[in-house]
Predicted 3D model of a 165-nucleotide RNA (Lysine riboswitch aptamer) from a bovine gut metagenome. The RNAcentral record of the sequence draws on MGnify. Its Rfam family is "Lysine riboswitch aptamer". For this family Rfam cites "The L box regulon: Lysine sensing by leader RNAs of bacterial lysine biosynthesis genes" (Grundy et al., Proc Natl Acad Sci U S A, 2003). Model confidence (mean pLDDT): 80 of 100. The model forms 98% of the base pairs in the Rfam consensus.
RNA sequence: GAUAGAGGCGCGGUUGCCAAGAAUAGCUCCGGAGAAGCACCGGGAAGUGCGGGAGCGAAAGGGGUCGCCGCCGAAGGGUAUCCGUUUCCCGAGCGGAUAUGCCUGGGCCGUCGGAGAACAUCCGGCGGACUGUCGCAAGGGCUUCGGCCCGGGCGGAGAGCUGUC
Numbered sequence: 001g002a003u004a005g006a007g008g009c010g011c012g013g014u015u016g017c018c019a020a021g022a023a024u025a026g027c028u029c030c031g032g033a034g035a036a037g038c039a040c041c042g043g044g045a046a047g048u049g050c051g052g053g054a055g056c057g058a059a060a061g062g063g064g065u066c067g068c069c070g071c072c073g074a075a076g077g078g079u080a081u082c083c084g085u086u087u088c089c090c091g092a093g094c095g096g097a098u099a100u101g102c103c104u105g106g107g108c109c110g111u112c113g114g115a116g117a118a119c120a121u122c123c124g125g126c127g128g129a130c131u132g133u134c135g136c137a138a139g140g141g142c143u144u145c146g147g148c149c150c151g152g153g154c155g156g157a158g159a160g161c162u163g164u165c
Stems, first nucleotide, its partner, number of pairs: 001165005008072001010071005016065003026056005037050004041091005075104003078100008105131002108128008133156004139150004
């Protein structure tokens, strides 16, 4: 350098089905009001709508589950640029694309914060034990004396670890 693998409630994607979203948004009708005020993420400009009753009545994002697919920096996050998004401008948020070895070995639990309709789920910070891997080194066993195995403890990071060429 090439190739093949390992960590397990392992990671990501996706069709179908299901729950929730939702006695919601929206539409129709009735009868009020007629713009003070309120609402539309924040500010500005402009515009639209409004409180009540009845009937009809969704969807998206997100989630769960069976299966399938791709895999083991799987993947997630941060940052930068661009596009889209809520009437226009600025900002913020959200979604997407590209770049970036900037951070994270992995899952779980707790707590704080963010997104979200949500107690679901996801993302981030902190903490906890667990787990895989390598190194150090007490100790123990085996030995063909080259080493091999078990293993308390401490430490590191995937740019790692193991096998083969």